Context: one part of a larger RNA
RNA sequence: AGCCAACGGUGGAUGCCUUGGCAUGUACUACCGAUGAAGGACGUGGGUGGCUGCGAAAAGCCACGGGGAGCUGCCUACCAAGCUUCGAUCCGUGGAUGUCCGAAUGGGGAAACCCGGCACUCGUAAUGGGGUGUCACUCCGGUUUGAAUAUAUAGAACCGGUAGAGGGAACUGGGUGAAUUGAAACAUCUUAUUAACCCAAGGAAAAGAAAGCAACAGCGACUCCCUGAGUAGCGGCGAGCGAAAUGGGAUCAGCCUAAACCUGCGUGGUGUUAAAGCUUGGUGGCGUUGCCACGUAGGGGUUGUGGGAUCUGAUAGAGAGGGCACCAGACCUUUCACAGAGUUACAAAAUUGCGUGCUAGCGGAAUCGGUCUGGAAAGCCGAGCCACAGAGGGUAAUGGCCCCGUACGCGAAAGUCCGCAAACUCUGAUCAGACACCCGAGUAGCGCUGGGUCCGUGAAACCUGGUGUGAAUCUGCGAAGACCACUUCGUAAGGCUAAGUAUACGUACAUGACCGAUAGUGCACUAGUACCGUGAGGGAAAGGUGAAAAGUACCCCGGGAGGGGAGUGAAAUAGUACCUGAAACCGUUGGUUUACAAGCAGUCAAAGUGUCGUCACUUCGGUGGCCACGAUGGCGUGCCUUUUGAAGAAUGAGCCUACGAGUUCCGGUGUGUGGCAAGGUUAACCAGUGAUGGGUAGCCGGAGCGAAAGCGAGUCUGAAUAGGGCGUAUAGUCGCAUGCUGUAGACCCGAAGCCGAGUGAUCUAUCCAUGGGCAGGUUGAAGCGGGGGUAAGACCUCGUGAAGGACCGAACCGGUGUAGGUUGAAAACUGCACGGAUGACCUGUGGAUAGGGGUGAAAGGCCAAUCAAACUCGGUGAUAGCUGGUUCUCCGCGAAAUGCAUUUAGGUGCAGCGUUGCGUGUUCAGCCACGGAGGUAGAGCACUGAAUGGGUUAGGGGGCCCACAAGCUUACCGACCCCAAUCAAACUCCGAAUACCGUGGCUCCAGAGCGCAGCAGUGAGACCAUGGGGGAUGAGCUUCAUGGUCGAGAGGGAAACAGCCCAGAUCGCCGGCUAAGGCCCCUAAUUCUGGACUAAGUGGUAAACGAUGUGGGAUCGCAUAGACAACCAAGAGGUUGGCUUAGAAGCAGCCACCCUUUAAAGAGUGCGUAAUAGCUCACUGGUCGAGUGAUCCUGCGCGGACAAUGUAACGGGGCUCAAGUCCAGAGCCGAAGCCGCGGAUUGCGUAAGCAAUGGUAGCGGAGCGUCGACUACGGGUUGAAGCGGGGGAGGAAUCCGUCGUGGACUGUAGUCGAGUGCGAAUGUAGGCAUGAGUAGCGACAGAGGGGUGAGAAACCCCUCCACCGAAAGCCCAAGGGUUCCUGGGGAAGGCUAAUCCUCCCAGGGUAAGUCGGGAGCUAAGGCGAGGCCGAUAGGCGUAGUCGAUGCACAACGGGUUGAUAUUCCCGUACCACCAUGUUCGCGUCCGAGCCAAGCUAUUGAUGCUAAGGGCCGUUCCUUCGGGAAGGGCUUGACCCUCAGUGGGGAGGUUAGCGAAGGGGGGACGCAGGAGGAUACGUGAUCCCAGGCGUUGGUUGUCCUGGGGUAAGUGUGUAGGGCGAGGACCAGGGAAAUCCGGGCCUCAUUAAGCCUGAGACACGAUGCCGAGCCGAUUUAGGCGAAGUCACUGAGUCCAUGCUGCCAAGAAAAGCCGCUAGCGAGCUGACAUGGUGCCCGUACCCCAAACCAACUCAGGUGGGCGGGUAGAGAAUACCAAGGUGAUU
Repeated sequence: AGCCAACGGUGGAUGCCUUGGCAUGUACUACCGAUGAAGGACGUGGGUGGCUGCGAAAAGCCACGGGGAGCUGCCUACCAAGCUUCGAUCCGUGGAUGUCCGAAUGGGGAAACCCGGCACUCGUAAUGGGGUGUCACUCCGGUUUGAAUAUAUAGAACCGGUAGAGGGAACUGGGUGAAUUGAAACAUCUUAUUAACCCAAGGAAAAGAAAGCAACAGCGACUCCCUGAGUAGCGGCGAGCGAAAUGGGAUCAGCCUAAACCUGCGUGGUGUUAAAGCUUGGUGGCGUUGCCACGUAGGGGUUGUGGGAUCUGAUAGAGAGGGCACCAGACCUUUCACAGAGUUACAAAAUUGCGUGCUAGCGGAAUCGGUCUGGAAAGCCGAGCCACAGAGGGUAAUGGCCCCGUACGCGAAAGUCCGCAAACUCUGAUCAGACACCCGAGUAGCGCUGGGUCCGUGAAACCUGGUGUGAAUCUGCGAAGACCACUUCGUAAGGCUAAGUAUACGUACAUGACCGAUAGUGCACUAGUACCGUGAGGGAAAGGUGAAAAGUACCCCGGGAGGGGAGUGAAAUAGUACCUGAAACCGUUGGUUUACAAGCAGUCAAAGUGUCGUCACUUCGGUGGCCACGAUGGCGUGCCUUUUGAAGAAUGAGCCUACGAGUUCCGGUGUGUGGCAAGGUUAACCAGUGAUGGGUAGCCGGAGCGAAAGCGAGUCUGAAUAGGGCGUAUAGUCGCAUGCUGUAGACCCGAAGCCGAGUGAUCUAUCCAUGGGCAGGUUGAAGCGGGGGUAAGACCUCGUGAAGGACCGAACCGGUGUAGGUUGAAAACUGCACGGAUGACCUGUGGAUAGGGGUGAAAGGCCAAUCAAACUCGGUGAUAGCUGGUUCUCCGCGAAAUGCAUUUAGGUGCAGCGUUGCGUGUUCAGCCACGGAGGUAGAGCACUGAAUGGGUUAGGGGGCCCACAAGCUUACCGACCCCAAUCAAACUCCGAAUACCGUGGCUCCAGAGCGCAGCAGUGAGACCAUGGGGGAUGAGCUUCAUGGUCGAGAGGGAAACAGCCCAGAUCGCCGGCUAAGGCCCCUAAUUCUGGACUAAGUGGUAAACGAUGUGGGAUCGCAUAGACAACCAAGAGGUUGGCUUAGAAGCAGCCACCCUUUAAAGAGUGCGUAAUAGCUCACUGGUCGAGUGAUCCUGCGCGGACAAUGUAACGGGGCUCAAGUCCAGAGCCGAAGCCGCGGAUUGCGUAAGCAAUGGUAGCGGAGCGUCGACUACGGGUUGAAGCGGGGGAGGAAUCCGUCGUGGACUGUAGUCGAGUGCGAAUGUAGGCAUGAGUAGCGACAGAGGGGUGAGAAACCCCUCCACCGAAAGCCCAAGGGUUCCUGGGGAAGGCUAAUCCUCCCAGGGUAAGUCGGGAGCUAAGGCGAGGCCGAUAGGCGUAGUCGAUGCACAACGGGUUGAUAUUCCCGUACCACCAUGUUCGCGUCCGAGCCAAGCUAUUGAUGCUAAGGGCCGUUCCUUCGGGAAGGGCUUGACCCUCAGUGGGGAGGUUAGCGAAGGGGGGACGCAGGAGGAUACGUGAUCCCAGGCGUUGGUUGUCCUGGGGUAAGUGUGUAGGGCGAGGACCAGGGAAAUCCGGGCCUCAUUAAGCCUGAGACACGAUGCCGAGCCGAUUUAGGCGAAGUCACUGAGUCCAUGCUGCCAAGAAAAGCCGCUAGCGAGCUGACAUGGUGCCCGUACCCCAAACCAACUCAGGUGGGCGGGUAGAGAAUACCAAGGUGAUU
């Protein structure tokens, strides 16, 4: 370390439970709100954190009812204090109160806050302050007023309004209106008149009493249900969409107007000869009465067999009254009677009574015993009782009779729904005839263009929007699907209307074959909580002690936590981490195995060890079996998925537990089964508690054929009686179950995306407004000045000057290189170098721009760690021909990877192949025989082509010849023909074998064939053999064909090895025989027999090619006349052949290659020389003595032969007359094959028996289990379920005993119903492992001593040491929000420990007229009365009103606390207002005057013109007299204008205040340099205090320390700025004395005025102050000097000055001016008083902010000591801080 067992831990499954959910039904209810809603904030209790209740009258107040003994809500105890029979708490009804926000409404605003006006009121001497009420906008009504403009209107003011505003789950009506999706693409279409947004209303809404349907018959408002019907239709006639009438039901309800006509009133017109009129007649009288038009009111009237009006006629109670008067009539009004109706329409309001209900309640039957179990009785046993009550819950287990209840009965002061009644209120004619008055106008119709309906422009009616045009009035008009005719139906252009219908935020009751804590709501519990996000938004986990807390007194260990005893309890392994308590995982103890041995972890065999128990045997010692481990051996590559093919090094899973996927509705079509049957069956709905009963509208069937008319067992086609097609013979229908399918998300999970509505510019981009920042050093442009120079210039030079997208370089901004980091310190940083650093610079605060949009010096960059279209929610369960996953068992059969088509190729349709049922019954298949068609293999060359050689030769070319013609020749080319030899998929004179077709026979009875019907899967194939194509006659290549195997096939062989060889696994057997292949060992079977070969370990990789390897065969030579090889000799002469050559002698080359001697010897086979020479060979002799040489064919071998860890190319060992190879033979082994024996299932068979049973996709069949329901019967505290361990049974899923645990439920059978079975989905949730005691512990110095404490590296104190010091110090803003201080604590947090903390608990702490903000102002920008625009929502914007980052504005020093201070205290100031007092001054009054507008009266003057007049001339007419028209000039009143006079007298003249108006001012850029000061600092020989040596010196120019003081007030310096006065005026939207303008005078080195640091004085006889004294735990007291010099700012003078060009906020406060107000007022001083709200702690370059953290990052401003230095660089120090949480 493995396995097993026992016992624990961890963990929280399972079982049981339920307070909570889910669904349904019934009844009720159904709007709330300016009388302030919904929803909140903050408060509220004696002690109070959350919830609940309530509201400053605050877990409550008042009244009336109910009720009757305790009560002060819950978590939740306790303490305190109370209430209550004089009726509390509690319940109901009605009232009161009801902070602040919110429509939010006095104004504002960052919701729950700030600031006001007015009236009344409290308080103060007064101001300030408090309380109550009131004050928004719009609309409507009324009254008044009132512009341009006369009436008028717009507008304005006032009064009145229980008007509106906002909220609400679904339902309803309407406006705008997508996309995903489907159409296998997509555009019409669909999704869909959906989602979403918006508007409006109600308890319902909408619709609604026919200009309707229909069809020759009729119906009679609307709405809803069933049906009609998936019909008629619409439709890229695709996908799809889809009516209506009729019929059956629910419920029922009808009315009012406009007009005609009459009358009153108003306005306008017209009108007066009394004609018309005043109800009719008569008489009288009156008379602007009348008529017309319009408006208004009343009556009348409301219909389509047309109605009404008007007129005529007829009928119908009573009384009273009326008209100009009287009489009569008629008419009208009114009352009563009669009749009818009514509070939802038709007219309308309020009330009373009665009654049933509702909102609290009350009564309400009946049991005991047991010494039966038990902790407990309700269980069991026994004996009873009630029941209009045996629903349910509780009580210590299961209770009719114990409790609450239940059936039943009873009950309301108050409020209220409903019903009835009373009273009240309202209404009341009909018929007949005549006449032709009325019957809804920018309407109907029509044109164009949209929408709706089933209707997509179509033949397109009808309804309806926009637009244009534009009728009629009943003899009219509309409709009946273009249109026309006839016929029929209706009566538009006004309105109201209950019920039946929809929904459920809500109340009550009830129910569930609904869930039971990973379920059921997201939430059973502090849940829309914690937490995440800027925001919209997202969004959890988490139940159980026990009957009762009886929750462990006391003792012990321990600092505690925790534990051990004791005790409680039935039980404590029920101990607040609590019921049961599974698994993973972690342990302890025991048994066994393991230290030379390799791996799917098992299985088969098995030695050994162990021993509790049990069984058997036993010689009684033991032995054996069961059980645990197990050395060793044989065989043996997980599971799933996807694939041709997976152990695969292809996918998925760390492990365990729980959850997790073919469902449901409605159609269609099969199958099974049941009812009825030529019939079957109802739907809505009605009745009923229900079971059921009714309901016949409708549907299917019963007859078909045809396009249809139509005919009909037939019909259609057709001339047909023919033929043919479809029919006629076989029952359906309605349920239930089940297979498949359609519409739906449709088996589950999964996109990237599309669209809609919203949320975001705290990041970042750009812009707007307003503020801030940039140490120090360098360079030296223009301009200016001096000098030179020139005619003048130009120009030169010196200085001055200080420009610059200038230079160097810190802060600051950036991010170039490199290193580190890379599960970081950090989701972008750090170190060292680096770029810019007065500019197109950087930065704070506030604001703007928003998603097909912004912004972008442009990278597709950025828009909250997200960008080629943000984020959130919704459409949405989008779609996914794609991937993954898909859960119990057994049995039968069993594929495909092909064809055709396809925007198709990994998908699909049809066919093929499978299965199941029914039918048929050998039709199938094989073999044999017979008969066929055929053009392949082969072969051939007869055709078509290709193609080699030869012959022959036409023709052509060359040569010769040549005047021409002709000829000769040719190693040139060459057709036909001949000979020889060939080739072909697209050649065939030929031509098989197989295969195919037909007939007959035989065999065969098979999961053979065929047909119909239900249901599939497959349509990626792979290799092998053969025949072909492509390729390279490559590929484990590709593509066809035929067959096989795998696929879906195990077994044996091939070492291992889907596709090869053998062989097809129903199960068992320690039986037998064989196949392929084997038989030396591993390893079953022969070291078998006989014969050869191989020597290479060939066997046990490979080619061309090579080789005297070796065996066999054949052929040709030589050879005893002596071969071949070897050795000994010879190898000569002519001659150095000739030529050539310098030379060439056998041997550079050319030619020739003879002759001689010989046994033999080349005019020479090689080597060699300059050439010779020399050595050889051929050839010959000798020696030797038998074979020798060459070639061809063939068996087996050899070389050729090089790769990576290690032999490694027989599986290994090893093998050589093999254990290799070949031949022949004998035996054996060998499989899941075959046989034998025994079982199982299925089929067939009467039986005997026979046969079958591999299997993926798939089809079919039969079962197991889980949860729930019903019925019957059981079990259970003497112990249910669940959980753990043994045992047993079954063919499997599974089931049953038993022991333990557990402590209350549960089983069997039958039937029924499902959220019904998990190992995989990178599944979901939880738990637990592994890695691993590993990485790490996040920049940096600590040491010693003391203290505290149970305990100290880290806490506290001390002493050294070290670090920062333009910070790592100090102070603000933002942000945070108690972190601050004190006391206590130590579980968790702190990367370790902790006595410590920024952690936990408790208590405490923030004090303002002057600081910051509000009560002041405005910028960008926001909002925005009216207004403009816009489908709605809303957008813009005026007046206004908000809005700081800016403007304005009054306090300083010291002290003090544990924690605050410009806030408290001390001292000294200042600001505003109020009051009082003193005082300077002006005015009113009084007196005296002056001026004087409008108005009025009157006089005069000028000018204008009207009618009219005059003059001039023109035209026309003329009766010639003249007339008419029009033109020019002139004259001419009133009015107006101007002037004068009279009256009158507002008013002015004289203080002050003073605008919301006018003006000034406030008021502004950048850069630069110089000056004057001060802060700070330094020094001091000067002043003060202390010291004089523990070691030699040190009374000295010795050492150490110190040498301060504000605001304010006064003074007004350095410096800076400004001219003064006068009259006039057309500008400043009215006015002006103000401003502005020009003019005049004076002045112009000045005066004067304004501004202005600093210094000095007072402030201050104060405070501070080194030190000294005194106290030790906040105790104080005394208190010196307090000077001089130097240096010197980024500070102040200074918003100044100079220069420059890019020309640099607004408003208020403030100062003048007038309009206006005005009788008292201003100023100064003093005293007294008043002075509101909010912030104020603490951190603030950081451990408290932003970054998930106590995070090496980020974060705006101020202060800025010393030495060195140019410096804020750098280095070292001070004050101060720190030593960094291993």
Molecule: large-subunit ribosomal RNA, half A
Organism: Ferrithrix thermotolerans DSM 19514